A computed fold for a 586-nucleotide part of an RNA from an Acidobacteriota bacterium, annotated as large-subunit ribosomal RNA, domain I. The coordinates come from a structure-prediction model, not an experiment, and the mean pLDDT is 81.
Context: one part of a larger RNA
Order: sequence, then structure tokens, then C1' cells
RNA sequence: GGCAGUCGGUGGAUGCCUUGGUGUGGAGAGGCGAAGAAGGGCGUGGUAGGCUGCGAUAAGCCCCGGUGAGCCGCGAGCAGGCUUUGACCCGGGGAUUCCCGAAUGGGGCAACCCGUUCCGAGCAAUAUCGGGACAUUCCGCCUUUGGCGGAAGGCAAACCCGGGGAAGCGAACCAUCUCAGUACCCGGAGGAAAAGAAAUCAACCGAGAUCCCCUGAGUAGCGGCGAGCGAAAGGGGGAGAGCCUAAACCGUUUUGGUUUAAGCCCAGGAGCGUUGCCAAAACGGGGUAGUGGGGUAUAGUCAGAGGGCUUCCUGGAGUCCUCGGGAAGUUACAAAAGGAUAGAUUAGCCAAAUGGUCUGGGAAGGCCAACCAUAGAAGGUGAUAGUCCUGUAGGCGAAAAUCUUAUCCUCUUCUUGGACUAUGUUCCCGAGUACCACGGGACACGAGAAAUCCUGUGGGAAUCUGUCCCGACCACGGGAUAAGGCUAAAUACUACUCCGCAACCGAUAGCGAAAUUAGUACCGUGAGGGAAGGGUGAAAAGAACCCCGGUGAGGGGAGUGAAAUAGAACCUGAAACCGACUGUCU
Repeated sequence: GGCAGUCGGUGGAUGCCUUGGUGUGGAGAGGCGAAGAAGGGCGUGGUAGGCUGCGAUAAGCCCCGGUGAGCCGCGAGCAGGCUUUGACCCGGGGAUUCCCGAAUGGGGCAACCCGUUCCGAGCAAUAUCGGGACAUUCCGCCUUUGGCGGAAGGCAAACCCGGGGAAGCGAACCAUCUCAGUACCCGGAGGAAAAGAAAUCAACCGAGAUCCCCUGAGUAGCGGCGAGCGAAAGGGGGAGAGCCUAAACCGUUUUGGUUUAAGCCCAGGAGCGUUGCCAAAACGGGGUAGUGGGGUAUAGUCAGAGGGCUUCCUGGAGUCCUCGGGAAGUUACAAAAGGAUAGAUUAGCCAAAUGGUCUGGGAAGGCCAACCAUAGAAGGUGAUAGUCCUGUAGGCGAAAAUCUUAUCCUCUUCUUGGACUAUGUUCCCGAGUACCACGGGACACGAGAAAUCCUGUGGGAAUCUGUCCCGACCACGGGAUAAGGCUAAAUACUACUCCGCAACCGAUAGCGAAAUUAGUACCGUGAGGGAAGGGUGAAAAGAACCCCGGUGAGGGGAGUGAAAUAGAACCUGAAACCGACUGUCU
């Protein structure tokens, strides 16, 4: 020195564990903000570096409710307090809430600086201090160089709608194409959004708003017919709901024009004459459809009472009001508020049933004998507990705040006041629109035979004997009524709250990093990058006292404990690596 063995050191793998994560189901909630948010800075404790809480009233103040013996957060100690006159803790409501931040009096290198004005304190007077107001844009109103009032602004995970809009890539190159109307940017909204009551489909049969799922179907098609892209009808389900306007016509008001004749609801008489007529605007009535609908004129049928008005009187007609009758309703179809009952959420409460013995440090384990069960889910307890604890099944509970639905009442509206039928009709039925041409875009559809939808430029209709569509176009046939608007549900999502579940992870895993002061420490001028680090024991019983030592570090005794090779560098304690001893080889 090699090899082997034994015993150690070092190291922190492995096993076991879990306070943390991951995924997912159901329910809730789906927003916060100028009444100053989200997020921060700085403070705040007797002692206080970090986290948490809070805000100069500063780990807190007040009220109401729950609970009931301890409490002064994580977090010990010292010192000092609070509490059955109910503390601490939990829930509801309120008060306070520095400075920055949309930040909004002006400025600014965020958490700072400097103002104007009114009121108050203070001073002899300033100074100084406290409180209020003072940004911009839009809208409304008014007494309009202005004033007053209201709204907005910013943040937030995804979902949604709109306006813009790539490239890597694929095509084995690449240019049309693809990726993809994706990523990304901007605007806007809601708890959902969007869409939505046919100018729809279909096919000569019929259906009957929209949305979502399954299918149709990787079909029909599109496509340097390459790569690829890729429907719809129909069928089966979920859900289910329909409405309001514009116009014709009538009335009122205002303004303008026009004329001395018409006119003033009809008949007769009296009377009026800034009345009539035309145009515009606003308001009220009317009206809303595709077996076309509506208006208007005439005729007919049916239908409560009372009163006012239409220049006056009588009769008729029209119109308005009141009462009575009938109907409906707050998600659209008009719209607001309140109450009652029941219910939900935000604290809580009650809740059955076991003993002995053995092993052991310890019984929940073994053995023996019982009991409960609408409860044998789960967690904890010195090993594995239905009957020890917390719970669980089942049941109960709110002073206060909020919410929801259902029912009812108050309430509100509509209707009766008109409806229907027949005939006629010179009236109306959404215009720079439909449509056409050119240029683009969207449709599964790349200009294609290219319909359909949108529109930049130009041209430019019709009103039901109308217009559009049925994939060029025409005929026949069929369908639907564009150019105004609203509309619940079925659908999408989850930052957040609650309750579960898991052939999900178990500290190099699991959140792209974070089980612990984690986006921390640390690095970087900055954008940004970004860790490591869990486990004594059942219980600190965390080793009094003695000895060596530097009043050390560390160790040896003693003691605790089931165990101290469980001693805090603490469960287990692999390997590399280091050593001691023994054997053996050279």
C1' cells in the first nucleotide's frame, strides 16, 4: 500500500409523515371606486427586527347579538394588566381611517413641495395651527364673460361584443394558400354577453324567432384541386314568449304664409269672424300585417249608469271625466314604492351507546362479556376507538344587516268608452334605401357559372296589379314582407366564498418559484432574473448538580425518558469520501 471484516465519522439518499399544492363536482357571488378603489409608503406594541392586524381614537373605539372562563395575535420570557358588572373569541351594524395612488387646488423625481379663499383658534400685528371649498370632460337647468346640480374617469381572473391585426410554422423550396381573423393592441358591456320573432328554410311535401348539445359529416363542396379548409337543410334532445314603433287619418299647441271668401260636427233658427286653408315642429289619439295589414267612406249587428265639453237652443253624433263590472302587471310587451307570511345567507345550539383482563412506556391491539345506530363519514387522543374528545345522522336557532322566490294586500295599468262583418277607395305600409356598375371584404365557397350578406366611388326605383328570395340568368311555381327598436330561459367563464370528492403530488415532488418573513433574501442602472430552507419526544419531562476546558467550543458523569447512536447540527440515516482496529497478501 491492496483486499476483506468489524466499529465509527461525514453526508442526507431512502422509507414513513403532512400544515402546502393539483384537478374536479355542486352551490353562492359575479364586482370595487370621487362617500376616494385596487395597490402601496410611513407609522402603530411596556419591551418589537419580520409577518399579521390596525391608522395619530393606530394588535385597536362604540352599539347589538352568539358563546361562557379564561385572556393580552404568530411568540416564549420579563414587567404589568383585563375578566361572571361577562373579558378574550365569533357574527351584524357604526365611528376613526396619516400620506401616495383615477388622485381631482397648482406643481412633482409617487408617498413630497407650494397655494387661493371662507370659518375658527392664536398674536399687539404678522407668523403658525385646525376645518371646509377650489381638477377636467360631458349632460341638464338657470337670472348665461357666469352660476347651480348630476354623471364620468381608475382597478379587476376568465368568459362576451365591436374596431384594428401579424409572423415563426405547414406546403418537405416558395409567392396564391396555410398558420388565422389566431397572438397582440384599442374601445365597450354584463352577470352573463351576443343573437332573436322570417324580405327564413324547404321543395311542389311541409316547417314556423334565437341560442346550446348529439347527429347529419370529415359528407356536399372549396383548394398552386397541393398542403389543407370544410358547411347547411333534415333528424334527435335542452329551453321556450312574444312584443313596441314609423306612416296614412284625427285632435291640440306654437310659428310662418295666404285670403274676405270659405268656415265654425249634422238638421232648423240665432250668432261669430287673428276664423278657415296651406306648410313645419312638438305632443296626444290611431296603427303594426303576409290566409296581406292599416287608414278612410257607407251600411249592418252587438254593447252598463251619471255628468262635462264641441259658439248658443232642441234632437242626433262625437269626445273627456267619475262610479260600477272585467282583465293584466313590474325580465321585453307602461311603470314606482311599501307591507305581511314563508324561506335563504352572515354567529351558534342539542345530539345515542363499554366494561373487564393480558402484553406494553402508553391500548384504541389480543381475549372475554355488553350496548347504540335516521349516527359504522372523518379527524384527534401515548399503537389500530361506532360507544374517550371534536364531530357525524337527525333536529333547533337571529337583536342586526342583506337577499330571493312564492303567495297575498296596498298599488299601477288596460278594458267597458268599442268590437265585428260587408262593400267601395284617387290614402299609408321605414330612400340616397333596394337595385345596378366598378373596387374590396364576409359567407366552408381562393372570381369561379357565383347566387346571398357588408360597403368605398358613381348612378339610382317602386307602395300590394308593389317589392325581395328560392346559388348566374329567364319562365312557371313556391316562400317572405328589407331599409326602426326591445326581449327571459336553455349557453360561456371563475379572480372570490362555502361544502365535498380523487387508482392526484408528498419536500429535487406538488402551484413555471413559494408547506418556513417568497416573488422574500440576493443579482441587475433598468426592463428583468430569482433561490435555499419541513420532521426531537406521547409529553420539554429541552439535561439540576459534578468534572476537563479559555468564566469557551466541545466532551465525560449524573438525571429525564420506552428509547439520548431520540440531545436540539435532534425520525429513519443508503452511497461516494475519511478514519480506527483485526485478519490476510506483497